[in-house]
Molecule: transfer RNA
Organism: Patescibacteria group bacterium
RNA sequence: GCCCUCGUGGUAUAACGGAUAACACGACGCGCUUCGGACGCGUAGUUGCGGGUUCGAAUCCUGCCGAGGGCA
Numbered sequence: 001g002c003c004c005u006c007g008u009g010g011u012a013u014a015a016c017g018g019a020u021a022a023c024a025c026g027a028c029g030c031g032c033u034u035c036g037g038a039c040g041c042g043u044a045g046u047u048g049c050g051g052g053u054u055c056g057a058a059u060c061c062u063g064c065c066g067a068g069g070g071c072a
Stems, first nucleotide, its partner, number of pairs: 001071007010025002013022001018055001027043005048064005
């Protein structure tokens, strides 16, 4: 330099082009408890960045950034 795969809450993963982006762990609050843990209830937090296609994009196209792999 070229090619392929990937990038989603703090973490691991889901989501046919369609609805409020879901679930678990974690965090926080409340209950319970002498206190904590466990348990129960609740809350917050997410599509790498820009552009395009579309009635509608996490999903398709494109540029960039980043990670992994292959070739030279």